[in-house]
RNA sequence: UAUGUCCCACAGGGGUGCUGUUAUUCCACAGCUGAGAUUGAAACGGAAAGUUUCUAACCCUUUUAACUUGAACUGGUUAAUACCAGCGUAAGGAGCGGGAAGUACGUGAGA
Repeated sequence: UAUGUCCCACAGGGGUGCUGUUAUUCCACAGCUGAGAUUGAAACGGAAAGUUUCUAACCCUUUUAACUUGAACUGGUUAAUACCAGCGUAAGGAGCGGGAAGUACGUGAGA
């Protein structure tokens, strides 16, 4: 000097799915995968076991992936989602500072 990893502070970004059962006074329960798929609360709305917001937890923060789109995508696999491979160095996507040990190369001094 370069480089990857980890940690800290502040700030920021993100998702909450699949399957089944029962219920009309209810918006619940059980199972699966996962880091996370609801800890608590509110509002709206509905008959869909719904939507939104705040909060908690979790993941991620410059990037070939936290997450979104293509995508109800293609092949494998699964009860299904998830998962594996592809698409894919695709198009988007939130950062700055400090620290630790290491690796590679170089320079100088000494033996």
A computed fold for a 111-nucleotide RNA from Tepiditoga spiralis, annotated as TPP riboswitch aptamer (THI element). NCBI's taxonomy places the organism under Bacteria, Thermotogati, Thermotogae, Petrotogaceae, Tepiditoga.